A computed fold for a 99-nucleotide RNA from Candidatus Omnitrophota, annotated as c-di-GMP-I-GGC riboswitch aptamer. Taxonomically the source falls in Pseudomonadati (Bacteria). It matches the Rfam family "c-di-GMP-I-GGC riboswitch aptamer". Clan: c-di-GMP_I riboswitch clan. Model confidence (mean pLDDT): 80 of 100.
[in-house]
RNA sequence: UGCGAGAAAGCCAAACCCAGAGAAAUCUGGGGGCGGAAAGCCACGGACCCGAUUUUUUGAAAAUUAAAAAUUAGAAGAAGGGGAGCCGGGCUGCCGAAA
Numbered sequence: 001u002g003c004g005a006g007a008a009a010g011c012c013a014a015a016c017c018c019a020g021a022g023a024a025a026u027c028u029g030g031g032g033g034c035g036g037a038a039a040g041c042c043a044c045g046g047a048c049c050c051g052a053u054u055u056u057u058u059g060a061a062a063a064u065u066a067a068a069a070a071u072u073a074g075a076a077g078a079a080g081g082g083g084a085g086c087c088g089g090g091c092u093g094c095c096g097a098a099a
Base pairs, nucleotide, nucleotide: 003096004095011036012035016031017030018029019028020027021026034085040091041090042089044088045087046086048082049081050080053076054075055074056073
């Protein structure tokens, strides 16, 4: 440098639940363990998620009658945000069997 054990010391922590923050995605703390040899750190590239708004759809009561419109469901999606346990990339790191 590379590699990853029927090894050793450990580490992180999914879903879900509780509390809090946020418009949301999601995040923080506690519990909890699905899993992880970088599931340590970084938004550089790609994919994905949220998002003002636009468009389609649904379209109540009263008044008016040329219509308008709360609400429902989908599609697109700016600025910006999220996500590193989606992939690639960058940086750092414990141990030491076999090849």